Lysine riboswitch aptamer, 175 nucleotides, folded computationally. The model forms 96% of the base pairs in the Rfam consensus. Model confidence (mean pLDDT): 75 of 100.
RNA sequence: CAGAUGGAUAGAGGCGCGGGGCUCAUCAGUAGCCUGCGGCACCGGCCCGGCAAGGCCGCCGCAGGGGAAAGGGAUCCCCGCCGAAGGGCGCGCGGCUUGCCGGCCGGCGCACCCUGGGCCGUCGCAGAAGAUGCGCCGGACUGUCACGAGCCCUUCGUGGAGCGCUAUCGUCGGU
Repeated sequence: CAGAUGGAUAGAGGCGCGGGGCUCAUCAGUAGCCUGCGGCACCGGCCCGGCAAGGCCGCCGCAGGGGAAAGGGAUCCCCGCCGAAGGGCGCGCGGCUUGCCGGCCGGCGCACCCUGGGCCGUCGCAGAAGAUGCGCCGGACUGUCACGAGCCCUUCGUGGAGCGCUAUCGUCGGU
C1' cells in the first nucleotide's frame, strides 16, 4: 500500500423495537353472589374430556336485586435497546385435584428455521370484538451495500440481505 477475517468496541436506519406504570374504554349488565319460582336428581351431580382413585354436595333454567376481574387494547410517561425483536416448528418443565391416555394454556425455557425496517390493502389465523395482534401475498416508501447509467452532482435503474452496513482498533498472511 492493496486485501482477508463468523475478532473487539462504537454507531446509523425512524410512523424503529421490547418491557413497566397511571388513566380510560371494552370485556359486560357477562361471571360469581342474594331472593323468589320452576325443572332434574339424591340409583345423582360437580371438580377440562375418557377410565380409576380422591374430594365436594346439589345441578339447570327463568324473573328481580346488586354486580366484578383477568387476558387482549388506546393515549401519555418512564426504562432498556438497534436481531432491537417478532413468527414457525420440535422438545423439556409447569398449570388445569391425583395416576394413565388425550386436550388446552396470549405459561416458562432451550434448539433449529424464517423475517433489513415501518406504513397501506386483500385473504387467512388468533380474539367476545367492526378493537388489536400475527402470517402469506401485493403496493408504494425508507436505510444500507453491490452493479450499471447519468456526468461532477448526489439523480435514476437493477439486484442483495441484518451472518448486512459505517467508523476505529486488533489478528492474519502478501507486496

It matches the Rfam family "Lysine riboswitch aptamer". About the family: Riboswitches are metabolite binding domains within certain messenger RNAs that serve as precision sensors for their corresponding targets. The sequence was found by an Rfam model in a public genome assembly.